Predicted 3D model of a 168-nucleotide RNA (c-di-AMP riboswitch aptamer (ydaO/yuaA leader)) from an Acidobacteriota bacterium. Model confidence (mean pLDDT): 75 of 100. It matches the Rfam family "c-di-AMP riboswitch aptamer (ydaO/yuaA leader)". Its family is annotated with cyclic-di-AMP binding and regulation of gene expression in the Gene Ontology. Rfam's curators write: This family represents a conserved RNA structure found upstream of the ydaO and yuaA genes in Bacillus subtilis and related genes in other bacteria.
């Protein structure tokens, strides 16, 4: 001098995931507990919308009951289509570069999400996961109820409009 890692403080980013007050304490901060505001999610009338398939029973104007099969839903941008390779399973009279289906990997398209004040346009880069309920929930006023975690670090470029801050 440079690079990496760790810790503290500060400033920002993704996301609903923030702010304040009180208590404990000699003081500050943190942790924990409580309250309020703020932000976000779920359940929940009328009206409207929706009403699977098969069998049996009943009824014969309408309407229903039982059983079996397929379940269904929520948070989140995290959906969908096609092609190729590999693995496993099943089927066939034709044993085949066959058909069906599952998993996984790669590539491409459509669509969706993020990129540092906001919006619009264009280009570029990246992401399209994960978790939960448990046979149950459409919308939904009143009402009821839950969450405020976690992860990251030089944050792309140009144009237009608006805004903020600093200096003069």
């Nucleotide at each position: 001098a440079u690079g990496a890692u760790c810790g503290a403080c500060g400033u920002g980013c993704c996301a609903a995931a923030g702010c304040g007050c009180c208590g404990c304490c000699g003081c500050c901060u943190c942790u924990c507990g409580g309250c309020g505001c703020g932000c976000g999610g779920g359940g929940g009338a009328a009206c409207c919308a929706c009403a699977g398939c098969g069998g049996c029973c009943a009824a014969u104007a309408a309407g229903g009951g039982c059983c079996g099969c397929c379940g269904g839903g929520g948070c989140g941008a995290a959906u969908u289509c096609g092609a190729g390779a590999g693995c496993a399973c099943g089927c066939c009279g034709a044993u085949g570069c066959g058909c069906g289906c599952g998993c996984c990997c790669u590539c491409g398209g459509a669509c969706g999400a993020g990129g540092a004040c906001u919006u619009c346009c264009a280009a570029c880069c990246u992401c399209g996961a994960g978790c939960c309920c448990g046979u149950c929930a459409g919308c939904u006023a009143a009402c009821c109820u839950c969450g405020c975690c976690g992860g990251c670090a030089g944050a792309u470029u140009g144009g237009a409009a608006g805004g903020c801050u600093c200096g003069u």